[in-house]
Molecule: transfer RNA
Organism: Chromatiaceae bacterium
């Protein structure tokens, strides 16, 4: 040097035709036990990789980038 996937909560991952972001574990409170674990019940955590551009409105759709992985020369 070309191609194609992937990047979304502390971790693993959804997120449909564009309509304004979730789950499961972890985490904080709390019940419950003599305590601890399990279990219930509650709640906190997000510039959706970067930047730009379409739109009324973008995780979502375009363009360049990064940086992971495969591939083909």
């Nucleotide at each position: 040097g070309g191609g194609c996937c992937g990047u979304u909560a502390g971790c693993u991952c959804a997120g449909c035709u564009g309509g304004u972001a979730g789950a499961g574990c972890a985490g904080u409170g709390g019940a419950c036990u003599c305590u601890u674990a399990a279990u219930c019940c509650a709640u906190a955590g997000g510039u959706c990789c970067u930047a730009g551009g379409u739109u009324c409105g973008a995780a979502u759709c375009c363009u360049a980038g990064a940086c992971g992985g495969c591939c083909c020369a």